[in-house]
Context: one part of a larger RNA
RNA sequence: UGACGGGGGCCCGCACAAGCGGUGGAGCAUGUGGCUUAAUUCGAGGCAACGCGAAGAACCUUACCUGGGUUUGACAUUGAGUGCCGACUCCUGAAAGGGAGUUUUCCUUCGGGACAUGAAAACAGGUGCUGCAUGGCUGUCGUCAGCUCGUGCCGUGAGGUGUUCGGUUAAGUCCGUCAACGAGCGCAACCCGUACCCUUACUUGCUAACAGGUAAUGCUGAGAACCUUAAGGGGACUGCCCGUGUCAAGCGGGAGGAAGGUGCGGAUGACGUCAAGUCAGUAUGGCCCUUACACCCAGGGCUGCACACGUGCUACAAUGGCCGGUACAAUGGGCAGCAACACCGCGAGGUGAAGCGAAUCCACAAAACCGGCCCCAGUUCGGAUUGGAGUCUACAACUCGACUCCAUGAAGCCGGAAUCGCUAGUAAAGGCGUAUCAGCUACGACGCCUUGAAUACGUUCCCGGGCCUUGUACA
Numbered sequence: 001u002g003a004c005g006g007g008g009g010c011c012c013g014c015a016c017a018a019g020c021g022g023u024g025g026a027g028c029a030u031g032u033g034g035c036u037u038a039a040u041u042c043g044a045g046g047c048a049a050c051g052c053g054a055a056g057a058a059c060c061u062u063a064c065c066u067g068g069g070u071u072u073g074a075c076a077u078u079g080a081g082u083g084c085c086g087a088c089u090c091c092u093g094a095a096a097g098g099g100a101g102u103u104u105u106c107c108u109u110c111g112g113g114a115c116a117u118g119a120a121a122a123c124a125g126g127u128g129c130u131g132c133a134u135g136g137c138u139g140u141c142g143u144c145a146g147c148u149c150g151u152g153c154c155g156u157g158a159g160g161u162g163u164u165c166g167g168u169u170a171a172g173u174c175c176g177u178c179a180a181c182g183a184g185c186g187c188a189a190c191c192c193g194u195a196c197c198c199u200u201a202c203u204u205g206c207u208a209a210c211a212g213g214u215a216a217u218g219c220u221g222a223g224a225a226c227c228u229u230a231a232g233g234g235g236a237c238u239g240c241c242c243g244u245g246u247c248a249a250g251c252g253g254g255a256g257g258a259a260g261g262u263g264c265g266g267a268u269g270a271c272g273u274c275a276a277g278u279c280a281g282u283a284u285g286g287c288c289c290u291u292a293c294a295c296c297c298a299g300g301g302c303u304g305c306a307c308a309c310g311u312g313c314u315a316c317a318a319u320g321g322c323c324g325g326u327a328c329a330a331u332g333g334g335c336a337g338c339a340a341c342a343c344c345g346c347g348a349g350g351u352g353a354a355g356c357g358a359a360u361c362c363a364c365a366a367a368a369c370c371g372g373c374c375c376c377a378g379u380u381c382g383g384a385u386u387g388g389a390g391u392c393u394a395c396a397a398c399u400c401g402a403c404u405c406c407a408u409g410a411a412g413c414c415g416g417a418a419u420c421g422c423u424a425g426u427a428a429a430g431g432c433g434u435a436u437c438a439g440c441u442a443c444g445a446c447g448c449c450u451u452g453a454a455u456a457c458g459u460u461c462c463c464g465g466g467c468c469u470u471g472u473a474c475a
Base pairs, nucleotide, nucleotide: 001475002474003472004471005470007469008468009467010466011465012464013463015459016458019422020421021420022419023418026314027313028312029311030310031309032308033307034305035304042053043052064300065299066298067297068296069295070294073123077122078121081117082116083115086103087102088101089100090099091098092097105114106113107112125289126288128287129286130285134283136278137277138276139274141272146185147184148183149182150181151180152161153160154159165176166175167174191266192265193264194263196234197233198232199231200230201229206223207222210221211220212219237260240254241253242252243251244250316415320374321373322372323371324370325369333362334361337356338355341352342351343350344349381412386407387406388405389404390403391402392401428451429450430449431448432447433446434445
């Protein structure tokens, strides 16, 4: 000087408390361990691994296994030479590949070039090892308020001071004081969205007034008010008032205002820590393989199941289930696409097909509300599992897809110890969209809107953190 303390003081955070809803029990989905296996490819491991890399494992992917093959190679550069490059047919084969036959290059400024083939050789290739050799990127403490420097001063020196102290703040935020005076990286602001208003613009969006029309509808003429859209601007700054405070920073209250003291949300992550993670995204040193640890192909595996754990979904019902009726969104997506509508089918879907490269066309929002049935039961709860029949995608659904219909109807009556999330348009509940993608094991991820709470006395305690101080046989 740090680190640590079941030392002290001060202060924060859904840290506790106060509340609401979960997990832990059940079934299923998914990841992991373990076991099994020819292989069940590899990585990730307290928080900060475990719906993680993977925003899509039937083949492919694919790195794994078994078998069949290739050896200048699937790919790059150089390369003497050649023009059988391509197409078609046949044989063999599971395919890759191998063999045979027929036809037979292109451009040209005539120097050559393009493409293909190709001996030998240089070389290619490696998802082989090392993240403890590395770059880059990332997680984490933590959006915590800290981390430092120049000069000066103090100390023999390590170092200290500044950065402490008194107030204050979300903040090393600001004020005051002070052997310090200044400065940098962080904080804040500048950026984006959202909440209010104004101006401009008026189609595909809008419809107040006028006119026309309909069973009805901005449907039409028209309009530019309103809504919306999207560009510019205004607006909030403790600016104003009262109190308080050191005539300070600020704090408490009030007015006006759409919004009030950081308005709310996002982006933004200091010096560093964990030899944290990644050589399998890519790059890269070293080491290793080179008829194989490289490459091609078929099939299998990554989906295996006595079991254990994590994360989720669906439930156990009446604030409910079922049936009928009737409303109201936003984000985003669409041409090898989205598809209205009509017909067929109980349905998944099929057939035909208008419109739309989209503010124009397309996609039932669902909870909610109204009416009816059920009457507390393992049920009209719950839907696992299983049998049968189908649809769709795809070369192909056996291993191993999703969905539909009929039948079947398991566990489960609110979950031990323990444990998680959340402070407001939040939690909880409800549906919708998108990426990946032929299809999909999506109940995941990322977004969007709809309905919409309860509680916070307080900081004694648990956890994590910041500042000062104290002890130390630790560094």
Notes:
A computed fold for a 475-nucleotide part of an RNA from an uncultured Lentisphaerota bacterium, annotated as small-subunit ribosomal RNA, 3' major domain. The prediction has a mean pLDDT of 83.